[in-house]
């Protein structure tokens, strides 16, 4: 220095089938009264909001189980391209939402505490920052040894095996 195989554990995606939740929610018919606001500017009134009735989804996430690739598994950030109309109707913008790519630009790994963001939602997840704890390598101190104790670094790592 190459090639290969390998650890860490409530490990780290993808796919699928049930059910539950989404919800009497949204959309749609109707009808009276109000009103004319909205992220910004404009337009519309035989228009749109809101209340009464009346019918009545879905999708994205998460749980249970199966199939299954795998240990920078994967997830964010940033740039590009599509895409959606979610920010009260329609134009244009702005913010936000989904997917594709690139980028050795951050993160070793679950948990949890707080705060913000996404969501229906106290599920769930994403970030920031903190806390114990986990695995790994260095140095240092103890011990014959295994090992244990401090401190400190990062997966571009660590361990095996062959060249």
């Nucleotide at each position: 220095u190459g090639a290969u195989a390998g650890a860490g554990g409530c490990g780290c995606g993808g796919c699928u089938a049930a059910a539950a939740a989404g919800a009497g929610u949204a959309c749609c018919c109707g009808u009276u009264u109000u009103g004319c606001a909205a992220c910004a500017g404009g337009c519309a009134a035989c228009g749109c909001a809101a209340g009464c009735g009346g019918c009545g989804a879905a999708a994205g996430g998460g749980u249970u189980g199966g199939c299954u690739g795998c240990c920078g598994a994967g997830g964010a950030a940033u740039u590009a391209c599509a895409u959606u109309u979610g920010c009260u109707g329609c134009c244009u913008g702005g913010c936000g939402g989904u997917g594709u790519a690139a980028u050795a630009u951050c993160c070793g790994g679950g948990c949890u505490g707080u705060c913000g963001g996404a969501g229906a939602a106290u599920a769930u997840c994403c970030g920031g920052c903190g806390g114990a704890c986990u695995g790994u390598c260095g140095u240092u101190c103890g011990g014959a040894a295994a090992c244990g104790a401090a401190c400190g670094g990062a997966g571009a790592g660590c361990u095996g095996u062959c060249a």
Predicted 3D model of a 163-nucleotide RNA (Lysine riboswitch aptamer) from uncultured Faecousia sp. Its Rfam family is "Lysine riboswitch aptamer". The family has 47 seed sequences and 3,224 matches in Rfam 15.1. The RNAcentral record of the sequence draws on MGnify. NCBI's taxonomy places the organism under Bacteria, Bacillati, Clostridia, Eubacteriales, Faecousia. The coordinates come from a structure-prediction model, not an experiment, and the mean pLDDT is 82.